Context: one part of a larger RNA
RNA sequence: UCACGGUUAAGGAACUAGGCAAACUGACCCUGUAACUUCGGGAUAAAGGGUCCCUCCUCGCAAGAGAGGGCGCAGAGAAUAGGUCCAGGCAACUGUUUAACAAAAACACAGGGCUGUGCGAAAUCGAAAGAUCCGGUAUACAGCCUGACACCUGCCCGGUGCUGGAAGGUUAAGAGGAGACGUCAUCGCAAGAGAAGCGUUGAAUUGAAGCCCCAGUAAACGGCGGCCGUAACUAUAACGGUCCUAAGGUAGCGAAAUUCCUUGUCGGGUAAGUUCCGACCUGCACGAAUGGUGUAAUGAUCUGGACGCUGUCUCAACCGUGAGCUCA
Numbered sequence: 001u002c003a004c005g006g007u008u009a010a011g012g013a014a015c016u017a018g019g020c021a022a023a024c025u026g027a028c029c030c031u032g033u034a035a036c037u038u039c040g041g042g043a044u045a046a047a048g049g050g051u052c053c054c055u056c057c058u059c060g061c062a063a064g065a066g067a068g069g070g071c072g073c074a075g076a077g078a079a080u081a082g083g084u085c086c087a088g089g090c091a092a093c094u095g096u097u098u099a100a101c102a103a104a105a106a107c108a109c110a111g112g113g114c115u116g117u118g119c120g121a122a123a124u125c126g127a128a129a130g131a132u133c134c135g136g137u138a139u140a141c142a143g144c145c146u147g148a149c150a151c152c153u154g155c156c157c158g159g160u161g162c163u164g165g166a167a168g169g170u171u172a173a174g175a176g177g178a179g180a181c182g183u184c185a186u187c188g189c190a191a192g193a194g195a196a197g198c199g200u201u202g203a204a205u206u207g208a209a210g211c212c213c214c215a216g217u218a219a220a221c222g223g224c225g226g227c228c229g230u231a232a233c234u235a236u237a238a239c240g241g242u243c244c245u246a247a248g249g250u251a252g253c254g255a256a257a258u259u260c261c262u263u264g265u266c267g268g269g270u271a272a273g274u275u276c277c278g279a280c281c282u283g284c285a286c287g288a289a290u291g292g293u294g295u296a297a298u299g300a301u302c303u304g305g306a307c308g309c310u311g312u313c314u315c316a317a318c319c320g321u322g323a324g325c326u327c328a
Stems, first nucleotide, its partner, number of pairs: 001323008010314002014312001019309001027051005036041001038148001052070004057066003071075001083307007090299002095107002111146007123132003149294004154224003159221002161217005168212003174206002179201005186193002225243005252286001253283001264280005
């Protein structure tokens, strides 16, 4: 000097990114217990008191309780054994996860919804046979989304997707075979013409789904405007005009896990607060199952505050064990 363990005057978070670490608390009995609440909880809430020994006393069957007395600094005499409260974000909850840097607000979840599937089901594996689903049968199974509960879930079907439709347009192979060409009997002096057959090529016409087209569908993928003017102070604009759109963001929430400007402004808390809480709304760029807003309980979750407590600190000291160091 380091590691581990222990003690500490006065102060008590002044430490620090942050009370990290440590300390306080702790068992049992009695009293008592708030907001809020889904009436179950919250709750061991909080906050207090007691605990040993003796007695021929009182009650009691007893265990024990009461009363009286006694000793110590200390009676759950050692050890094991919740610190508590207030407020907010997120996730309802118990659970699951990156074996060996992440345990969470991520995943799951009960509940909700949409879609497919009538059974030799759909879906999945396989070349097939066959198998899972299932020795199940729509209160079932499969796929996708949301995620307890409460109150709700607005507008848009123009685009993409899906479903339905079949009148018209387009359209493959196939069918079809006009015509053209080659060959050749024959004709012609020749140039050439050229039947049938065979061969090559091949127009019209016909020809399904799909696409175009017509509808439906958003708890399908998704989307949800701009400019100008206007009220008897000013400011603002219930109101009007105009352009564009498929439709122009409803309820609720809002500087938010979302706010750039921004440490926005006001209020609270502090002597002092880029954090926190409550508001405001100017939402760069919230918003309704890609769910919106609340919410008791829960959380080795995240954030802010308070009490208690402490060597975290002011500021360091001492003790113990081991290492380091020196010598062998």
About this RNA: A computed fold for a 328-nucleotide part of an RNA from Phocaeicola sartorii, annotated as large-subunit ribosomal RNA, domain IV. The prediction has a mean pLDDT of 88. Its Rfam family is "Bacterial large subunit ribosomal RNA". Its family is annotated with structural constituent of ribosome and ribosome in the Gene Ontology.